The RNA shown here (transfer RNA) has 72 nucleotides and comes from a Rhodanobacteraceae bacterium. Rfam family: tRNA. By type it is a transfer RNA. Rfam's curators write: Transfer RNA (tRNA) molecules are approximately 80 nucleotides in length. The source organism's lineage runs through Bacteria, Pseudomonadota, Gammaproteobacteria, Lysobacterales and Rhodanobacteraceae.
RNA sequence: GGGCGCAUAACUCAGCGGUAGAGUGCCACCUUCACACGGUGGAAGUCGCAGGUUCGAAUCCUGCUGCGCCCA
Numbered sequence: 001g002g003g004c005g006c007a008u009a010a011c012u013c014a015g016c017g018g019u020a021g022a023g024u025g026c027c028a029c030c031u032u033c034a035c036a037c038g039g040u041g042g043a044a045g046u047c048g049c050a051g052g053u054u055c056g057a058a059u060c061c062u063g064c065u066g067c068g069c070c071c072a
Stems, first nucleotide, its partner, number of pairs: 001071007010024004018055001026042005048064005
């Protein structure tokens, strides 16, 4: 330098056009003498960044950034 993949909640990941979810963690309550386990409820996201296409973009297209793999 070229090619490919990944980037979504605090962490690990799903979702690939109809406006964002799960598990773990966190908070409150119930339970316990207390803790843990368990149960119920809740909070938490510029979907890496910037443009474009579209009625509508996390999702499609282009560029950029970071990480990983391969080729030279």